[in-house]
RNA sequence: UAUGAAACAGGGCAAAAUUUUCGAAAGAUGAUGACGCAAAGCCGUGGGUCUAAGGCAGUAUGCUAUGAUAGCCAGGUUGCCAUU
Repeated sequence: UAUGAAACAGGGCAAAAUUUUCGAAAGAUGAUGACGCAAAGCCGUGGGUCUAAGGCAGUAUGCUAUGAUAGCCAGGUUGCCAUU
């Protein structure tokens, strides 16, 4: 310097569920709570997925992101430990 299989130190985050508020919804925020996570820090840039207010088609409903998801996968960017 590189790597990240196992380990060490200080710590960090927080799924489901219940609940508060916001939202048309998906979902998000706070609280309780820990399934897990070495980027489960940050960025919707590409793909995927979810929703469909508005719009379009024409009323049974279908299509559509400008909404959402970084704990779906890539990509960008910052970053703890350093023994075998």